Predicted 3D model of a 52-nucleotide RNA (nadA riboswitch) from an Acidobacteriaceae bacterium. The sequence was found by an Rfam model in a public genome assembly. The coordinates come from a structure-prediction model, not an experiment, and the mean pLDDT is 76. Rfam family: nadA riboswitch. It is annotated as a small RNA. The literature on the family includes a 2020 paper in RNA by Huang et al., "Structure and ligand binding of the ADP-binding domain of the NAD(+) riboswitch".

């Protein structure tokens, strides 16, 4: 520098932060407010570990 995520109570999911979206509820349904969190979505940055 590139690439990957072994470890995981089927598989997938390394981790922190940020942005956009997702789900549910309420409302005057413009859009706003609130709730919960594996939201099985993406992107970016840094870090951890493996490989080249």
């Nucleotide at each position: 520098c590139u690439u990957c995520a072994a470890c995981a109570u089927c598989c997938c999911c390394g981790u922190a932060g940020g942005u956009c979206g997702g789900g549910c509820g309420c409302g005057a349904c413009a859009c706003g407010c609130g709730c919960a969190u594996g939201u099985g979505g993406a992107c970016c940055u840094g870090c951890u570990g493996g490989a080249g």